[in-house]
RNA sequence: GCGGGUAUGGUGUAAUGGUAACACUCCAGCCUUCCAAGCUGUCGAUACGGGUUCGAUUCCCGUUACCCGCU
Numbered sequence: 001g002c003g004g005g006u007a008u009g010g011u012g013u014a015a016u017g018g019u020a021a022c023a024c025u026c027c028a029g030c031c032u033u034c035c036a037a038g039c040u041g042u043c044g045a046u047a048c049g050g051g052u053u054c055g056a057u058u059c060c061c062g063u064u065a066c067c068c069g070c071u
Stems, first nucleotide, its partner, number of pairs: 001070007010024004018054001027041004047063005
């Protein structure tokens, strides 16, 4: 330099055009003499910039970061 892949809460994963789901963690409450475990609830996210579309996590282009391969 060229090609391919990945990027979604604090963490790990879903969602293949129809307005983001689940688990763990954190926080609050319940239970317990206390702790742990268990139960309930809340907050919290689509890497960035454009385009297509009535509507984009999803499709297209570019950038950034990381991984793999070739030279």
This is a predicted structure of a 71-nucleotide RNA (transfer RNA) from Promineifilaceae bacterium (SeqCode). The prediction has a mean pLDDT of 82. RNAcentral holds the sequence, with entries from ENA. It matches the Rfam family "tRNA". Rfam describes the family as follows. Transfer RNA (tRNA) molecules are approximately 80 nucleotides in length. The organism belongs to Promineifilaceae (SeqCode), within Bacteria.